Context: one part of a larger RNA
RNA sequence: CUGGUCGUAAAGCGUGCGCUGGCGGUUGUGUAAGACAGGUGUGAAAUCCCCGGGCUUAACCUGAGAAUUGCAUUUGUGACUGCACGACUAGAGUGUGUCAGAGGGGGGUGGAAUUCCACGUGUAGCAGUGAAAUGCGUAGAUAUGUGGAGGAACACCAAUGGCGAAGGCAGCCCCCUGGGAUAACACUGACGCUCAUGCACGAAAGCGUGGGGAGCAAACAGGAUUAGAUACCCUGGUAGUCCACGCCCUAAACGAUGUCAACUAGUUGUUGGGGAUUUACUUCCUUGGUAACGUAGCUAACGCGAGAAGUUGACCGUCUGGGGAGUACGUCCGCAAGGUUAAAACUC
Repeated sequence: CUGGUCGUAAAGCGUGCGCUGGCGGUUGUGUAAGACAGGUGUGAAAUCCCCGGGCUUAACCUGAGAAUUGCAUUUGUGACUGCACGACUAGAGUGUGUCAGAGGGGGGUGGAAUUCCACGUGUAGCAGUGAAAUGCGUAGAUAUGUGGAGGAACACCAAUGGCGAAGGCAGCCCCCUGGGAUAACACUGACGCUCAUGCACGAAAGCGUGGGGAGCAAACAGGAUUAGAUACCCUGGUAGUCCACGCCCUAAACGAUGUCAACUAGUUGUUGGGGAUUUACUUCCUUGGUAACGUAGCUAACGCGAGAAGUUGACCGUCUGGGGAGUACGUCCGCAAGGUUAAAACUC
């Protein structure tokens, strides 16, 4: 190299969009680039192989043949791939009706609770723990009543539930807006699938500028615990958490399972739509999701099992013993933190 793999052993890019590229439905006609068949030319000699010959044999030498799997040219074939033209509707899409949804962006608004402020009632404790102490309180706390301020999050509903490409998304109302499902027809007519480079999005933490700051809370301080306690527990508490704009681009970014398509037993829930049926939202059918079992099959086993890890195809990504190391050096990106790409010596 020919390979074998990728749920858990090394290995699916965090996710999508998408140019080049790769691959591509049914059918007709033409063409002949690929393909296939035949001919011709060439493919030096030696070497290798086969059959002979010569050294007493062999190595060795030598004659003839084959081979030289190639290239060029020419004749033909027309199944398959390509190309050109035409047709089709099963893939894909558009229109129409209906439907569900925490999908996204902006604005408004509501109640509970915590904290703080003012005033009233009221008096000696409160808070905290395994037990305490630090802390708060006679300058009147905790508790309780009334009023006010402000920020953040939305109990119940709530679900194995829904939506989204993923990250993720939850009080209520309004505006703008993306996607999806389904039903019956009509239309376009392969317009498709995947995708290196690229582009966009991407939790939390972190960074820049300006706001905001109730609660919580890295750092920090104090009190405990302890042999010590740079912790776990307690009292405080600043960044941060929140908003706007701009960066960062990483996660056990997980279903540890790439995307798309086809095929292959059933059973039971749940959610969205449609149809039929029934005294009865009663039963059945169909379709899109989401779960629990399970046959065949697969798997090292665990398990997976029509939402496959089964049987296949198309395209992309990835792995190749452990450590060194996701490190060094260099490139690119970043304000920085750092990210990305990514070795070797050495060692077992």